């Protein structure tokens, strides 16, 4: 100098006028002052707080999570580590089980899994290019062919035998653990797919702030009391009468009901910032300090001026993604331009 990797920051500024929402103060209906979108407010994908409903206890199903340990209120999150893969490297990506069972796998190929033999190789027989047998080392097909490689062995071959590597079982040592290292035994499982069924371990009740609580015009229906009506419908006690009890309809008051509307929930919280301490780290603890939108069909806007930055010779144009709706922790996605820190590779110069 060029090209990369990882992490982080910022997200136009100032002023004027007229408005909109909230708060406070005066005042008494108008004034004054203060505050008014984000890093993602987004997707609504996870996890919670909060609220109501359901619930003795247990199990099954459905759904979800999936290396280990730690962090956290919790997590499909994060940190460190373990194993595998990619990259020269900084660094990045992946994560239970296919050696329990079932299913599926185009084309090619002899054969895709009780096996099997197209070309070869070897032995025997003879009719010399055929028959019988052996083999799976070599070739061929395929993403994948019943361990790899070397030596011995053999007619040719073959874990047939042996060493090393791989695998399974088992033992020892180290580690909290995933796992690592070493020893012994077995000649040895057999392609892929679990976001196919399935198996293993763990977790899980439902609905959501339009939750829910309170105040409360109105309407329907409900309850109570008092009064009125006595030629009181009707009913109970009865076979009938008397008697007695209840009592529709009416008026008033109260309770209750809960629509319109209003208030709360609702802005002080697993909160932000700084310093100190603990921890490899995520994070945790202590002290100090700060208060920062709260609308409800939904305010946060419009116009102008000046200055940044970008494009353009200039005139002029542009200034990303995007707009809160109960709140918080994450993840994912979108994002013009600019800035910072650490690291890697190549080349050049000293």
């Nucleotide at each position: 100098u060029g090209g990369a990797g990882u992490g982080g920051g910022u997200g136009c500024a100032u002023g004027a006028u007229c408005g909109c929402c909230g708060g406070c103060a005066a005042c008494a209906u108008u004034u004054g002052c203060c505050g008014g979108a984000g890093g993602a407010a987004a997707g609504u994908c996870c996890g919670a707080a909060c609220u109501c409903c359901a619930c003795a206890g247990g199990g099954c199903a459905u759904g979800g999570a999936g290396g280990u340990u730690c962090g956290u209120a919790a997590c499909a999150c994060g940190a460190a580590c373990c194993g595998g893969g990619g990259g020269c490297g900084a660094c990045c990506c992946c994560g239970g089980g296919a050696a329990a069972g079932u299913g599926c796998c185009a084309c090619a190929g002899a054969a895709a899994a009780u096996a099997u033999a197209c070309c070869g190789c070897c032995c025997c027989g003879c009719u010399u290019g055929c028959g019988g047998g052996g083999u799976a080392a070599g070739g061929g097909u395929g993403a994948a062919a019943a361990g790899g490689c070397g030596a011995g062995g053999u007619a040719a071959g073959a874990g047939c035998u042996c060493a090393c590597c791989g695998c399974u079982u088992u033992c020892a040592u180290g580690g909290c653990g995933a796992c690592a290292u070493g020893g012994a035994a077995g000649g040895c499982a057999g392609g892929g797919u679990a976001a196919a069924c399935c198996c293993c371990u763990c977790c899980c009740g439902g609905a959501g702030c339009a939750a829910g609580a309170c105040c409360a015009a109105a309407u329907a229906g409900g309850g109570a009391a008092a009064c009125a009506u006595u030629u009181g419908a009707g009913g109970g006690c009865u076979g009938c009468c008397c008697g007695u009890c209840c009592g529709a309809c009416g008026u008033u008051u109260c309770c209750g009901g809960g629509u319109a509307g209003g208030u709360c929930g609702c802005a002080c919280g697993a909160g932000g910032u700084g310093c100190c301490g603990g921890g490899c780290g995520a994070c945790c603890g202590g002290c100090a300090u700060c208060c920062u939108a709260g609308a409800u069909a939904a305010a946060u806007g419009a116009u102008c001026a000046u200055g940044g930055c970008c494009c353009g010779c200039a005139a002029g144009g542009g200034u990303a993604c995007a707009g809160a709706a109960u709140u918080c922790g994450g993840c994912u996605u979108a994002u013009a331009g600019c800035c910072c820190a650490c690291u890697c590779c190549a080349c050049u110069u000293u």
This is a predicted structure of a 350-nucleotide RNA (Bacterial RNase P class A) from a Desulfurivibrionaceae bacterium. Model confidence (mean pLDDT): 75 of 100. Of the family's consensus pairs, 94% are formed in the model. It matches the Rfam family "Bacterial RNase P class A". It is annotated as a ribozyme. The literature on the family includes a 1998 paper in Annu Rev Biochem by Frank and Pace, "Ribonuclease P: unity and diversity in a tRNA processing ribozyme".